[in-house]
RNA sequence: AACUGAAAAGGCAAACACUGUGAAAGCAGUGGACGCAAAGCCACGGGCCUAAGGUAAUACUACGGCAGCCGGGUUGCCACUA
Numbered sequence: 001a002a003c004u005g006a007a008a009a010g011g012c013a014a015a016c017a018c019u020g021u022g023a024a025a026g027c028a029g030u031g032g033a034c035g036c037a038a039a040g041c042c043a044c045g046g047g048c049c050u051a052a053g054g055u056a057a058u059a060c061u062a063c064g065g066c067a068g069c070c071g072g073g074u075u076g077c078c079a080c081u082a
Base pairs, nucleotide, nucleotide: 004079005078011036012035016031017030018029019028020027021026034068040074041073042072044071045070046069047066048065049064053060
């Protein structure tokens, strides 16, 4: 120093359960670990979820979400090795 990731330390925490919150998707907390080298952060592009709203009823719709779907941006721990 890297476009690298063996080992170790430390870190995060899916499903599920309970509680709270929300119209929902989801989010937060506690427990719990499937996994993760950015599974830290940012909805910028694509994608996906929801539909309070809207309609006679469908339809339709993001200004609501997902960063643990992919890309992009940005910051960063440890380390064999080089």
A computed fold for an 82-nucleotide RNA, annotated as c-di-GMP-I-GGC riboswitch aptamer.
The sequence was found by an Rfam model in a public genome assembly.